[in-house]
Context: one part of a larger RNA
Parts: sequence; C1' cells; structure tokens
RNA sequence: UGACGGGGGCCCGUAUAAGCGGUGGAGCAUGUGGUUUAAUUCGAAGCAAUGUGCAGAACCUUACCUGGGCUUGACAUCCCGCGAACAGGAUAGAGAUAUCCUGGUGCCCUUCGGGGAACGCGGUGACAGGUGCUGUAUGGCUGUCGUCAGCUCGUGUUGUGAGAUGUUGGGUUAAGUCUCGCAAUGAGCGUAAUCCUCGUCCUUAGUUACCAUUAUUUAGUUGGGGAUUCUAAGGAGACUGCCGUGUUAAACCGGAGGAAGGUGGGGAUGACGUUAAGUCCUUAUGGCCCUUAUGUCCAGGGCUACACACGUGCUACAAUGGUCGGUACAAAGGGCAGCGAAACAGCGAUGUGGAGCGAAUCCCAAAAAGCCGACCUCAGUUCGGAUUGGAGUCUGCAACUCGACUCCAUGAAGUCGGAAUCGCUAGUAAUCGCGGAUCAGCAUGCCGCGGUGAAUAUGUUUUUGGGCCUUGUACA
Repeated sequence: UGACGGGGGCCCGUAUAAGCGGUGGAGCAUGUGGUUUAAUUCGAAGCAAUGUGCAGAACCUUACCUGGGCUUGACAUCCCGCGAACAGGAUAGAGAUAUCCUGGUGCCCUUCGGGGAACGCGGUGACAGGUGCUGUAUGGCUGUCGUCAGCUCGUGUUGUGAGAUGUUGGGUUAAGUCUCGCAAUGAGCGUAAUCCUCGUCCUUAGUUACCAUUAUUUAGUUGGGGAUUCUAAGGAGACUGCCGUGUUAAACCGGAGGAAGGUGGGGAUGACGUUAAGUCCUUAUGGCCCUUAUGUCCAGGGCUACACACGUGCUACAAUGGUCGGUACAAAGGGCAGCGAAACAGCGAUGUGGAGCGAAUCCCAAAAAGCCGACCUCAGUUCGGAUUGGAGUCUGCAACUCGACUCCAUGAAGUCGGAAUCGCUAGUAAUCGCGGAUCAGCAUGCCGCGGUGAAUAUGUUUUUGGGCCUUGUACA
C1' cells in the first nucleotide's frame, strides 16, 4: 500500500420490512445430470452452465454410429494430354457410383497448320483437407462485479524509503455531483451532457391518410375542403428560471405558472481493472497431431432412448369460473418462388377459386380479455385436459423410428402445493390477446406490440450486496 475480520462509524440498493403474484406438490413442454446405447456429436458448470451456442435435428443440417465407396481428393493454384461447354437416355446398385448410347459443336486470334479463354475428363507430384488437441500460446468478440462511482496522471510539497498528499475534512447529490475549507495546484478516463424514442404546442406539406361542410345507394362513397386526426421535416418548450428556507454557498422542502418539475418516462452508451471466467465448433491464428485417413462421398440409423434427480416454462385444480349466442374497441409488424379477398364445398383442419396488392390504397386480420343475454350450482363436475383408439387435412422425394393441425370417442393426475425460494415500486406487477425473426413444415421458447390495470413502502433494528472513512492483523 492492499486484502481480510462472526471490528467500528456513515450512506445506498427491491437488500430487508410493507404488499401483490409465482416456483417447490400435479400433467405436459423444454434444457441438463445420470443411466442406457453401435451412436445417443460437441461446448457451456455457483451467482455469471442448465427454453444456453440452436432465430427452429424427419432427409439435409450433422460434427456421432453402422455399412458401402474414393485417394491430388468435395474445395484452391501450378504442369502435361484429350475434349468446347452442355443436354437427353438405358442397364446394375440402397445410393454414392460403374458401364454404355444419342445429340451438340459455340467465343477470341489466325500465316488456315494451329493457338488461346472458360469449362469437363484423365495423369503426375508440389500440395489440398481436418467441427482433430491446446481458450493455460493468442487475436477478435462476450459474460461478470456494475451504469457501481470510482480509477489515475503532470508539476509542487512531504517521507531515508516503500509511499503519502491531491482523492481526506464540514455540508450536499443519483453521481469523485457541486460547494466551503485545506500544501496543494491543475488535468485525463469514467458521472453528467451530446444521440434515439414517448409526452405539449407552432410552422410547412396534404396522398393511398383525415372529414367540420354538400349530396346519396350510408360505403370517405361523391363533389369539395386544408379546419381536425394522422403522417414527417423543421422549430419552441424545463433552466432550480420565479416565490420561501439555508452560512450571503452548494443545495433542500413546499408553492406558483405549466402538457411536462427538479435526471420528465424509456432506450442506447459499460472507466482503470477482476475472474489464466467463456469461445481454437463463427471466423482468424502459433505449436502439436492425421495424410488410401482424424480427409472426403453416399444410404440407413442416432442427436427424439428412460427405473430416476435438478433447472426454466405452459396448462390447471374452477363460479372474479366453464360453455353457447350476440356485440365493441388496438398497436406494432410482414407480404411476389409472397400475402392471398369475395364466393362456393366441408362439422373442421382445409380445399376449389383467383379479385387486389412490391402495399398509409390490397391481403394476413378474427384482436382477446370486455359488455349484453342464456345454461351449469359446488360435484373430481358442462372443472381439468394428459393418455389412448379410430378417421382425416397440410407441408414435403419422404411424416415408421420422428412433424404440426382437425373431427369423433376416451377422459389420467390435479381440490392451491413441506422445508425452502424467485420476480415486481406505476401505466409497473398481474392478466388478455396480436405480430415478427428462424422457417418447405414445426414455438408453451425468444424478440417486439398494444388492451384492461392494482396493492404497498411505517422505515433502516436485523439479513444480503455495494461505496467511503477508520481500526486490528501471525496474510500478500
């Protein structure tokens, strides 16, 4: 000087407390461990691995296993020989491939002999190739402490020196934020501001958006309008500016005005460093290893197994509910190998159909909870939907291993969950639906969007994490 203490002081945080809803019990989905297996490819391991890499394993993917093939190779460059490329077919085979047949002769240069470019086949070796090992050889990227308020430097001063000072102290702040004091005086990286978005107003603009006014077939449909909504470009606005308190300070409490008040809400932004944290399976890369195989092609299988254990979720156990009928109100997105309307068929998944739309115009599209009626009346039920049988639809060469969905039948556990444990402070929790990426098909996951919309915070005694000061130490 740090680190540590079941030392002390001060302060902060959903850390506790006050509340609301969960997990832990059930069924299922999903990941992991374990076990099994020919293989169940590999990585990730307290918080910070376990709905993670995977924004989507039937084949492919695919790295794994079994079997069948190839050896200058699936891919790159160079050399030699032949042939343009390419298109079609037959036989054998699970296919990869093997054997054979037919068509085809292009482009550039030419001294018409030929040469060249691109591509294909054969040969030779230099080489290719490796999701093989090492993340404890590395780059790059990332998690975490933590959006915590810290981490440092120049000059000066001080100490023999390691170092100290500044950065400590009195106040104050979300903040090493600001202020006062002080052997310090200045500065840098962080904080804040700058950026995006939401909230108010103004100006400009007016189609595909809008409709105060007109007509009507009641559809912004028509005439028309530039008011309103909205769209999207530019501005205004909030700064403790004003009043009060405070040491005349920093600032704090309350108030006024205001759409908004003290960082207005949300996002992006992550200091010096810590963890030999993670990644050689994104890619790059040193070293080592394989080279008729640890490379490469193909078919089938596996990654989907199942006495069990754990994590994360979904659906429930019902009446603030279930079922049936009627009816209302979003936002944000996506669409041409696409979204697909009306109409018709089907109980339905869906099919036929093909209008319109590269979209403020058309489509996906029905928002759902809600509201208005009716039935159910406390029961393992008109709760719950697992499981199983049958019949189908769709995607796709192909749904057996192993897809999603529909209809009929079946109708399991479950009556609110032990010890323990998690999230959340406001348009939040809870609850309700909608969209997107990936994607042929497949979502209870992920990323977004809006609808309805709470309770509680007395406070810092205690638990936990962090910051600052101080103290002890047999630790570095």